[in-house]
Transfer RNA from Slackia heliotrinireducens DSM 20476, 71 nucleotides, folded computationally. The RNAcentral record of the sequence draws on Rfam. RNAcentral records the identical sequence in 2 taxa. Its Rfam family is "tRNA". It is annotated as a transfer RNA. Rfam links the family to the GO term triplet codon-amino acid adaptor activity.

RNA sequence: GGCGAGAUGGCCAAGUGGUAAGGCAGGGGCCUGCAAAGCCCUCAUCACCGGUUCGAAUCCGGUUCUCGCCU
Numbered sequence: 001g002g003c004g005a006g007a008u009g010g011c012c013a014a015g016u017g018g019u020a021a022g023g024c025a026g027g028g029g030c031c032u033g034c035a036a037a038g039c040c041c042u043c044a045u046c047a048c049c050g051g052u053u054c055g056a057a058u059c060c061g062g063u064u065c066u067c068g069c070c071u
Base pairs, nucleotide, nucleotide: 001070002069003068004067005066006065007064010024011023012022018054026042027041028040029039030038047063048062049061050060051059
């Protein structure tokens, strides 16, 4: 230099055009004599900037970062 994959909450991770699942952690509550366990509630402008679309995490272009392959 060329090609490909990836970036989603504090962490892991699903989601291939129509309300962003789930687990762990955190916060609040219930329960208990106090805890632990259990139960309920809560926590996301999806790396960034544009475009397409009635509607974009998802499709298209560019940028940044990470990983792999080729030379």